[in-house]
Small-subunit ribosomal RNA from an uncultured Bacteroidales bacterium, 1525 nucleotides, folded computationally. The coordinates come from a structure-prediction model, not an experiment, and the mean pLDDT is 82. Rfam family: Bacterial small subunit ribosomal RNA. Gene Ontology terms of the family: structural constituent of ribosome and ribosome.

RNA sequence: ACAAUGAAGAGUUUGAUCCUGGCUCAGGAUGAACGCUUGCGGCAGGCUUAACACAUGCAAGUCGAGGGGCAGCGGGGGUAGCAAUACCUGCCGGCGACCGGCGCACGGGUGCGUAACACGUAUGCAACCUACCCUUUACAGGGGGAUAGCCUUUCGAAAGGAAGAUUAAUAUCCCAUGGUUCCAUGAGAUCGCAUGGUUUUAUGGAUAAAGAUUUAUCGGUAAAGGAUGGGCAUGCGUCCCAUUAGAUAGUUGGUGAGGUAACGGCUCACCAAGUCAGCGAUGGGUAGGGGUUCUGAGAGGAUGAUCCCCCACACUGGUACUGAGACACGGACCAGACUCCUACGGGAGGCAGCAGUGAGGAAUAUUGGGCAAUGGACGGAAGUCUGACCCAGCCAUGCCGCGUGCAGGAAGACGGCCCUAUGGGUUGUAAACUGCUUUUCUAUUAGAAGAAUAGAUAAUACGAGAUAUUAGAUUGACGGUAUAAUAGGAAUAAGCAUCGGCUAACUCCGUGCCAGCAGCCGCGGUAAUACGGAGGAUGCGAGCGUUAUCCGGAUUCAUUGGGUUUAAAGGGUGCGUAGGCGGUUUAAUAAGUCAGCGGUGAAAUCUCUCAGCUCAACUGAGAACGUGCCGUUGAUACUGCUAAACUGGAAUACAGACGGGGCAGGCGGAAUAUGUAAUGUAGCGGUGAAAUGCGUAGAUAUUACAUAGAACACCGAUCGCGAAGGCAGCUUGCCAGGCUGUUAUUGACGCUGAUGCACGAAAGCGUGGGGAUCAAACAGGAUUAGAUACCCUGGUAGUCCACGCUGUAAACGAUGAUCACUGGUUGUCGGCGAUAUACCGUCGGUGGCUAAGCGAAAGUAUUAAGUGAUCCACCUGGGGAGUACGAUCGCAAGGUUGAAACUCAAAGGAAUUGACGGGGGCCCGCACAAGCGGAGGAGCAUGUGGUUUAAUUCGAUGAUACGCGAGGAACCUUACCUGGGCUAGAACCGGCGCUGACGGUCUGUGAAAGCAGACUUUCCUUCGGGACGGCGUUGGAGGUGCUGCAUGGUUGUCGUCAGCUCGUGCCGUGAGGUGUCGGAUUAAGUUCCAUAACGAGCGCAACCCCUACUGUUAGUUGCCAGCAAGUAAUGUUGGGGACUCUAGCAGGACUGCCGGCGCAAGCCGAGAGGAAGGUGGGGAUGACGUCAAAUCAGCACGGCCCUUAUGUCCAGGGCUACACACGUGCUACAAUGGCCGGUACAGAGGGCAGCUACACAGCGAUGUGAUGCGAAUCUCGAAAACCGGUCUCAGUUCGGAUCGAAGUCUGCAACUCGACUUCGUGAAGUUGGAUUCGCUAGUAAUCGCGCAUCAGCCAUGGCGCGGUGAAUACGUUCCCGGGCCUUGUACACACCGCCCGUCAAGCCAUGGAAGCUGGGGGUACCUGAAGUUCACGACCGUAAGGAGUGACCUAGGGUAAAACUAGUGACUGGGGCUAAGUCGUAACAAGGUAGCCGUACCGGAAGGUGUGGCUGGAAUACCUCCUUU
Repeated sequence: ACAAUGAAGAGUUUGAUCCUGGCUCAGGAUGAACGCUUGCGGCAGGCUUAACACAUGCAAGUCGAGGGGCAGCGGGGGUAGCAAUACCUGCCGGCGACCGGCGCACGGGUGCGUAACACGUAUGCAACCUACCCUUUACAGGGGGAUAGCCUUUCGAAAGGAAGAUUAAUAUCCCAUGGUUCCAUGAGAUCGCAUGGUUUUAUGGAUAAAGAUUUAUCGGUAAAGGAUGGGCAUGCGUCCCAUUAGAUAGUUGGUGAGGUAACGGCUCACCAAGUCAGCGAUGGGUAGGGGUUCUGAGAGGAUGAUCCCCCACACUGGUACUGAGACACGGACCAGACUCCUACGGGAGGCAGCAGUGAGGAAUAUUGGGCAAUGGACGGAAGUCUGACCCAGCCAUGCCGCGUGCAGGAAGACGGCCCUAUGGGUUGUAAACUGCUUUUCUAUUAGAAGAAUAGAUAAUACGAGAUAUUAGAUUGACGGUAUAAUAGGAAUAAGCAUCGGCUAACUCCGUGCCAGCAGCCGCGGUAAUACGGAGGAUGCGAGCGUUAUCCGGAUUCAUUGGGUUUAAAGGGUGCGUAGGCGGUUUAAUAAGUCAGCGGUGAAAUCUCUCAGCUCAACUGAGAACGUGCCGUUGAUACUGCUAAACUGGAAUACAGACGGGGCAGGCGGAAUAUGUAAUGUAGCGGUGAAAUGCGUAGAUAUUACAUAGAACACCGAUCGCGAAGGCAGCUUGCCAGGCUGUUAUUGACGCUGAUGCACGAAAGCGUGGGGAUCAAACAGGAUUAGAUACCCUGGUAGUCCACGCUGUAAACGAUGAUCACUGGUUGUCGGCGAUAUACCGUCGGUGGCUAAGCGAAAGUAUUAAGUGAUCCACCUGGGGAGUACGAUCGCAAGGUUGAAACUCAAAGGAAUUGACGGGGGCCCGCACAAGCGGAGGAGCAUGUGGUUUAAUUCGAUGAUACGCGAGGAACCUUACCUGGGCUAGAACCGGCGCUGACGGUCUGUGAAAGCAGACUUUCCUUCGGGACGGCGUUGGAGGUGCUGCAUGGUUGUCGUCAGCUCGUGCCGUGAGGUGUCGGAUUAAGUUCCAUAACGAGCGCAACCCCUACUGUUAGUUGCCAGCAAGUAAUGUUGGGGACUCUAGCAGGACUGCCGGCGCAAGCCGAGAGGAAGGUGGGGAUGACGUCAAAUCAGCACGGCCCUUAUGUCCAGGGCUACACACGUGCUACAAUGGCCGGUACAGAGGGCAGCUACACAGCGAUGUGAUGCGAAUCUCGAAAACCGGUCUCAGUUCGGAUCGAAGUCUGCAACUCGACUUCGUGAAGUUGGAUUCGCUAGUAAUCGCGCAUCAGCCAUGGCGCGGUGAAUACGUUCCCGGGCCUUGUACACACCGCCCGUCAAGCCAUGGAAGCUGGGGGUACCUGAAGUUCACGACCGUAAGGAGUGACCUAGGGUAAAACUAGUGACUGGGGCUAAGUCGUAACAAGGUAGCCGUACCGGAAGGUGUGGCUGGAAUACCUCCUUU
């Protein structure tokens, strides 16, 4: 440059990822149907179902120029009659019925049958026919007898006949003539494709004819040719099932005959035994075929409506006749079914022609007009006929076109809808309004083309006829239609579906897992863009959606263009048949292959160009296409075939070594069991622990001997051999194999391998042996809720041998065989080379690691899963199911082959992050252990559950609720109950109006609140009014009502555990990983080292506070050493800052120093020093997140709900109840004690409606008085302890509950329901079962003190404070919790997970089944209509011929046995799906006995056990039984 114009994906398996894989969607199409809607036109289309049944009308006639004639119609004539009219007359136009000719075999319909030479395509007929038509040649002489009709008679209801008489022809017969016709015989020439054909000639034989007439013509006979149409034969192509594998007797062939237009078993006789089939015969199912149509980038896939070609059929089945042509849609005969008529004797019919009817169905039209055009039949023609055809009608059924207006118009109107709502957004230039236009519509008017090359008739010309030209009466169903003109006026004209994602388009309300939606995923359980409505939007538009079907997407059957280690998929292994494929060279050929040319591939359709309807659809013309088949001429590289040769593939020979290769025989020792004998005595055995069992009749143990069967320790291995299964003591014999070495021989002999044949672990089966061990089943003992198991004691088949069978395994490397090529490295086995055991090379095997490549990844990687080639096997979503049925093999068990209905939207592979494990490793924690003290028992307090109640308000409920919210329930609180009140409200803010108060006092009523009433009572002012309050009104109220699963905030817990992340880089297709892992170390992801990571953030630590030591500064209210004063005494006073103390600042501790270990970080050393030592002690501080954790009743807040009440006020009651259960505490049970008396020592706090010294009174709680202190000043104040006394082990001088009495205090008020005091009373309880809690040092234990709340207090609670003051830690096995790494996983709502099977219930489809009912086909036998053929034919006929009779065959009918197939069937088997049923717990973690495969036995069920195999099993250790839903 040329050619080519054509190819899109998405959703859905997961916590997430990649892959495999199915399901679904977006597109196009339809003879469609349904829903909603509907203005017009053009062009097309219109029973897909019952080839179901049909009323009625029409769809095939025509010719008088073939004939006899003449019923009916019209005309003429005649007779009669006034006429109307009657009668006669084929005379004319014409013509019913009849004879005759041609047509009726076309046109039109339908798709039953048919899997076939039916159709398509290409050939052949030397094996054939063809009316009408064309061309050419020849001819047409003579004669005969009938028969319809008509007429007469007659039978019958009818349909329809019968008899007699008479008659014509282009009906029919005879004779003649006859050629290039046919037949027989003979001779010659020539051609082809085998039989053979063509042609010349001689002789003999056999057959023709029709006329009409207007004289123009039209016909007739024979022959040849053509054209047209048909017949036959053949190659190739043409659906599904092998769960259809054998089929066939006229079957296959031959000879002869018959028959046909013609070939042929087409038919028959005889002879032979063939023919078809895995390249799919036969059988079954389904189906008209093609051109085409739809889809697709194409290759393909699907389709066969309309139109065209072919075929088949015409109520069902059979049969022939006539004819050129039929075995005949609107012909015949017979049989059958059905319908109709009937006088019951008998007859008639066939819409799958056009209309139409019923029926069926989701569903498909008018009983229309016309022969004007096109075409057909007949005719000389005019013409007649034509439901072919041309038109019209109905239907949005489809395609195409047009319209429903156009322009301007913002107050962005009203209304609707939404919102963050005095406003905004949207509907929306949309409307109104103004101007314009008139397709369409309505009215009026004009008005086609389609019609002529037709055509009666006439004229002219010439070449005298299928001639040409001219003139020209006449002919339109559609239709007064198309179209045009004029007038009018926006006038007459928009819907449907959708709006979660895919997929364009979003809000409000209603509903509340309901109603409903849904193509897939999936929505709906009170805030639904997914349901229903509305507003808005999006898409298409006279349509829009839905349903059904086909193709596409789907490379999801893959030729183009897929796969098989683990996802579905390599046969268990070999040998080998057919088949497929095949080394090197040469020659020849030309089958495949390639090229040129010729024929054909109908038209229509499709594509392109052009053209005609105003455009388009539609239609026409031309081109192209038709990828094919046939023929012919060439080419010869490759493949094939043939011939010749080669050695590289393969095989053979020779030599050598090798092995647990196979078969048969012999031999051996150890062990085990049994027996005998002996020694010996009470146990043995077994287990987690036991028991069953064995043993005083002597076991076990030990020794000796004997017997038996089975298996062969060590060597031994990552080993060797074999095709696989598999093979192991030693030895002998036989057989086989691969390997190596060197030559030699053959000369492609090769590779693979459907069907087939052989081998094939274990279990199992048969027969016969054998039987030691082990051991299904079974028995017993344990375990357990149960235990048909795991464990134990026994134990039979079996395990072993021989001979047969079975034929399967996780028969695995989950990897078919063969050949070639493609990097390294390191072992090992058998050979060979080299002098060699070292080292090296080479051939063959067998392992490990890695490169490229491949792979979804894991991985694989010369032993490929890499790159290529050949052949075989297998796969196509999961389940149902390797099941059912059938077939086949087997003695059986069972094996092989191998579905469907139905059901799900997944099932699956690899890898990732978590979580989990009755997996592993490391580590920590008052986690265990070691200790101390408690709880659990008692009484009481308090909280909770439960119960009760009018109410016992509400919340919190494993750890992480239960002395919790509550840090104060007698009223109040208070939210609950009962009762009584109020309604703009109990409180607050704003506006308007009125008013002057509000408040206080009093009265009545009442339980109070409240209601009713009386009295009293403001301020400022510019005089307008204002402040404040009340009343009325108005706008907001109020709710401890619901939702903590709508929320904010706050909190608990894991957990003060050491973790949780990010940026950049790197690795991986990706999720993700790395960093954060590893080695050390730490309390710590603390730090160090190493390192594809380098850094960083939130956490850890530190910084903050208290405390422990010191210094310094300061010195009141604190302190008092020294000095002074004073007191009964006291820092009381002067004074002092030394000390204590107070409270600011500062120092101090950092593994800093030393020794040891260590690379370092760091650890160890009762180290030194120091008040303190390794984070000194304590506190505050709580990462990312988890638990839909808690709280709507602290508060806030969305939504919902109540509004004379779920709001609010008040009185009383309740929250305090009490058969009971639990939690947390207090007090005890006593002598380490109780009681009495005496003597000491704190810290931290509180205090004016307060703490109160002191004095007095009271036994006391307390009261009365009084003083100090708003507090380092005053005040509240210790107990245990110590000293002395007493009690002496008891229900006590322990213990104090309970009850009685009397009081005090607070407070309107202590009845329900306060605390305290005194006196009296004196319960349980004598140290607490299983189990369980706290605590590692100033801790536990024990002792008291203070504070908040608060009138008071149910406080034994909570929060703080100090006093006294221990014990123990070997250690990390175990319990609990946690962290890191690793491993397995079928979990991800994450083990409180997942999940299996029986049983029970409902629904669904399906298998079997005694049978029952149908269907199609075959076989055998009987019967057998019509009809062809043949034979006879005495009857008719002159004859030709016919009637009649018989034979063969057949449709149909009947009988019989069997097979196939379908429906149904009591009952029965499993399967699937269902709400939360029952029993167990099989699997997933070592799933608690590793699991799985084959097989056998057993068991409610999952399942268990035996035997052999596999890894697709974890862990590899201290022992450890069972269970854990």